[in-house]
RNA sequence: GCUUGGUAAGCUAAUCUGGUGAAAGCGCCUGUCUGAAGAACAGGAGAGCCCGGUUCGAAACCGGGACCAAGCA
Numbered sequence: 001g002c003u004u005g006g007u008a009a010g011c012u013a014a015u016c017u018g019g020u021g022a023a024a025g026c027g028c029c030u031g032u033c034u035g036a037a038g039a040a041c042a043g044g045a046g047a048g049c050c051c052g053g054u055u056c057g058a059a060a061c062c063g064g065g066a067c068c069a070a071g072c073a
Base pairs, nucleotide, nucleotide: 001072002071003070004069005068006067007066010026011025012024019056028044029043030042031041032040049065050064051063052062053061
C1' cells in the first nucleotide's frame, strides 16, 4: 500500500436484510432489609466511532474519514 471483517451504556453483549419509545447480564446510584456490610427485593441514570448522502423514516443501505484485528504485498 491492497483486501476482508469489526466499532452499540463503564465491561460483556441481543439487534440482521430501514418502521418510529435500542433489550439483557455484570457494574453504578437510591430505597427496603441489617448493628453494619453482603445477599435478596423494588426503582433509577447511562449507548449506536465521526461527517455527508439516500429515504416520509437509518444502529442496519451508499460514499469519505478514524480506530482495531486478520490476510496479502
Source information
A computed fold for a 73-nucleotide RNA from an uncultured Lachnospiraceae bacterium, annotated as transfer RNA. Its Rfam family is "tRNA". By type it is a transfer RNA.